[in-house]
RNA sequence: GUCCGAUAAAGGCAAACCUCGAGAAAUCGAGGGGCGCAAAACCUCGGAUCUAAGGAGCCACCUCUAUGAUGGCCGGGUUGCCGAA
Numbered sequence: 001g002u003c004c005g006a007u008a009a010a011g012g013c014a015a016a017c018c019u020c021g022a023g024a025a026a027u028c029g030a031g032g033g034g035c036g037c038a039a040a041a042c043c044u045c046g047g048a049u050c051u052a053a054g055g056a057g058c059c060a061c062c063u064c065u066a067u068g069a070u071g072g073c074c075g076g077g078u079u080g081c082c083g084a085a
Base pairs, nucleotide, nucleotide: 004083005082012037013036017032018031019030020029021028022027035072041078042077043076045075046074047073048070049069050068054065055064056063057062
């Protein structure tokens, strides 16, 4: 240095839920709160899933569609703390 991840050490992040705000929605931001996480740090490149404003179909009900969203769905890329076996 690389691989690897311990009843190690120092720390970090923050699920559900509640309040406020943004958004058509999915969901996101802030505060509280901790389910958990060795990358639960960052990036939509591939897959998957969610939503359907707008657009299209339809007599209607409703259906289809991402340019939207999920990095704490998986893979991939980039970077990072520590150092037992």